[in-house]
């Protein structure tokens, strides 16, 4: 303490992100098991092991799960909160074991992309219409800048911009 430039701190937006945990629904009468009947040689990405002392696949009985998502509470940390992309490595990864695919999930990097929620499309994951990402559109709402309005001393309206933003206080610079 007036201007820039910047450090540090503390703060705002709101159906606001985002972790745990308990409790519900669905997943599902599914996948497996068995047991009887029929059926006959193979199931696998591949390769062992299995297999006429019956592979696979159906049809009826009994029995019968789980994950990952998801609503509600509670309760912790927050406002690039998160989320997503791209690259690198690392652990997982088709069953009975082995290798390896899609696929996941961690963890670093870029100052990559999005201020925030909604709906509605379209893909992609998913059992799913749930729901989550990721594009477009369209509405809404915060912030900063410009321009006009309005004057009850308050507020309204258009264009832009984008979190490396914004507000408040400030340690140092440099100017006046």
């Nucleotide at each position: 303490a007036c201007a820039a430039g910047g450090u540090a701190u503390a703060g705002a937006g709101g159906c606001g992100c985002g972790g745990u945990a308990a409790u519900u629904a669905a997943g599902a009468g599914u996948a497996c098991u068995a047991u009887u009947a029929a059926u006959g040689a193979g199931g696998u990405a591949a390769g062992c092991a299995c297999u006429g002392u019956g592979a696979u696949u159906u049809a009826a009985u009994a029995g019968g799960a789980a994950a990952g998502g998801a609503a509600u509470u509670a309760u912790c940390g927050c406002c690039g909160a998160a989320g997503c992309g791209u690259a690198u490595g690392a652990u997982u990864g088709a069953u009975g074991c082995u290798u390896u695919a899609a696929g996941a999930u961690c963890a670093u990097a870029c100052u990559g992309c999005u201020g925030g929620u909604g709906u509605u499309a379209u893909a992609u994951a998913g059992a799913a219409u749930a729901u989550a990402u990721a594009u477009a559109a369209c509405a809404c709402u915060g912030c900063c800048a410009c321009a006009a309005g309005c004057u009850a001393u308050c507020u309204u309206u258009g264009u832009g911009g984008a979190g490396a933003g914004c507000u408040a206080u400030u340690a140092c610079u440099u100017g006046a």
Model confidence (mean pLDDT): 80 of 100. This is a predicted structure of a 176-nucleotide RNA (Lysine riboswitch aptamer) from Clostridium isatidis. The model forms 96% of the base pairs in the Rfam consensus. The organism belongs to Clostridium, within Bacteria.